[in-house]
RNA sequence: GGGCGAUUAGCUCAGCUGGUAGAGCGUCCGCUUGACGUGCGGGAUGUCAGCGGUUCGAGUCCGUUAUCGCCCA
Numbered sequence: 001g002g003g004c005g006a007u008u009a010g011c012u013c014a015g016c017u018g019g020u021a022g023a024g025c026g027u028c029c030g031c032u033u034g035a036c037g038u039g040c041g042g043g044a045u046g047u048c049a050g051c052g053g054u055u056c057g058a059g060u061c062c063g064u065u066a067u068c069g070c071c072c073a
Base pairs, nucleotide, nucleotide: 001072002071003070004069005068006067007066010025011024012023013022019056027043028042029041030040031039049065050064051063052062053061
């Protein structure tokens, strides 16, 4: 230099055919306990990596930039 993949909650990851952003773990509150843990009930998460484009509408499609990984040279 060229090609491919990944980037979504604090962490690990889903997200279909473009139509209200989710799960598990963690975290916070309450109940339970002498206390911790477990269990039960409830709550809060977020500029979907950045910018631009297409569209009535974009996490999803297109372009570009950035970071990480793999391959080729």
Molecule: transfer RNA
Organism: Oscillospiraceae bacterium